[in-house]
Molecule: Bacterial RNase P class A
Organism: Clostridia bacterium
RNA sequence: UCAGUUGGCGACGCAAUCGCGCGGUAUCAUGCCGAAAGGUCUUACCGUGAGGAAAGUCCGGGCUUCAUAGAGCAAGGAUAACGGAUAACGUCCGCCGAGGGUGACCUUAGGGCAAGUGCAACAGAAAUAUACCGCCUCGAAAGAGGUAAGGGUGGAACGGCGAGGUAAGAGCUCACCGAAUUUUAUGGUAACAUAAGAUUCCUGUAAACCCUAUCCGAAGCAACACCUUCCAACACACUUUUAUGUGUACGGCUGCUCGUCGGCGUUUGGAUGGUGGCAGAAGGGAAACCUUUGAGCUUGUCGGAGACGGCAAGCAAAGAUAGAUGAUUGCGCACGACAGAACCCGGCUUACCGCCAACUGAUAUA
Numbered sequence: 001u002c003a004g005u006u007g008g009c010g011a012c013g014c015a016a017u018c019g020c021g022c023g024g025u026a027u028c029a030u031g032c033c034g035a036a037a038g039g040u041c042u043u044a045c046c047g048u049g050a051g052g053a054a055a056g057u058c059c060g061g062g063c064u065u066c067a068u069a070g071a072g073c074a075a076g077g078a079u080a081a082c083g084g085a086u087a088a089c090g091u092c093c094g095c096c097g098a099g100g101g102u103g104a105c106c107u108u109a110g111g112g113c114a115a116g117u118g119c120a121a122c123a124g125a126a127a128u129a130u131a132c133c134g135c136c137u138c139g140a141a142a143g144a145g146g147u148a149a150g151g152g153u154g155g156a157a158c159g160g161c162g163a164g165g166u167a168a169g170a171g172c173u174c175a176c177c178g179a180a181u182u183u184u185a186u187g188g189u190a191a192c193a194u195a196a197g198a199u200u201c202c203u204g205u206a207a208a209c210c211c212u213a214u215c216c217g218a219a220g221c222a223a224c225a226c227c228u229u230c231c232a233a234c235a236c237a238c239u240u241u242u243a244u245g246u247g248u249a250c251g252g253c254u255g256c257u258c259g260u261c262g263g264c265g266u267u268u269g270g271a272u273g274g275u276g277g278c279a280g281a282a283g284g285g286a287a288a289c290c291u292u293u294g295a296g297c298u299u300g301u302c303g304g305a306g307a308c309g310g311c312a313a314g315c316a317a318a319g320a321u322a323g324a325u326g327a328u329u330g331c332g333c334a335c336g337a338c339a340g341a342a343c344c345c346g347g348c349u350u351a352c353c354g355c356c357a358a359c360u361g362a363u364a365u366a
Base pairs, nucleotide, nucleotide: 001362002361003360004359005358006357007356008355009354010353012332013331014330015329016328017327018326020049021048022047023046024045025044026043031040032039033038051338055349056348058347059346060345061344062343063220064219065218066217070258071257072256073255076216077215078214079213080212082094083093084092085091096110097108098107099106100105111211112210116209117208118205119204120203132151133150134147135146136145137144138143159177160176162174163173164172178201179200180199181198182197183196184195185194186193187192224276225275226274227273229271230270231269232268233267234265235248236247237246238245239243250262251261252260253259280293281292282291283290284289296315297314298313299312300311301310302309303308333336
């Protein structure tokens, strides 16, 4: 210098003017809109206003409703070596095995095809059972039988190779090598590795059905709660003990069985409009604020190989519903990519610009 690998950081800045959403105070306003609940033009001032991915909505959780998810069965779904982290996870860390790379390092869809079933294009005689050529035996021949050593097809044809053996052959037998399972020893928490021994030689495929083990209730903020004004539904039988009774039907809890709850009501379902949910959560307060708390975030420190954990301090007013978070000008330089919150949090994945550090390989020079 070039080519790479891993990790980290930043995400235009400052000022002025104008504009927009939201919150607060005042004003318009003893008003106005609306059936009501409820809402509120304007103006002034103060405060505040997107991301590392806000995205995909792929996992896990909070929260909410369904009965304190009620019980069982079925169906369905997810995961798959080992040890650990975490509120939890399919995430993360470490490690093992396998694979890739000269290397730094990276990838991993890592249980079972020796339970059963299915599938294996083309080629090939045959794809899990088979004889096309060849070889051997019988036969005059046609043909029959044996043979997986040799040839040919294929990604794959009963492990490779040599010797024995045989009519010819074949793990049929033996030596060596390879693979799988297993026993013992050693190391390791373990997966596993190494060594020695024993048995076996089996096509592949589970990102095919399926089997095994473990886990999972369903639906999601258009959830859901409340308010206003309306609409609809509330059936039947039995007992006589006339009841908060029993049963059937109906409705609520995905399917089935059971169970349970419900009935003129503070009921159930639906429609219109509105408020909240909504800015971490809970409680108190008119408010300012205070208290408690958590699985939030940041910094420091300690522990750990690491994910992460302990302790201390600090931080947390974007909150719309046609949807605000912008524009212009000036100055600066590193000249600005991908991209816009919609209940919240932890991850994953995808999109994308610039910079830095460590490391690897090659080349050149000293």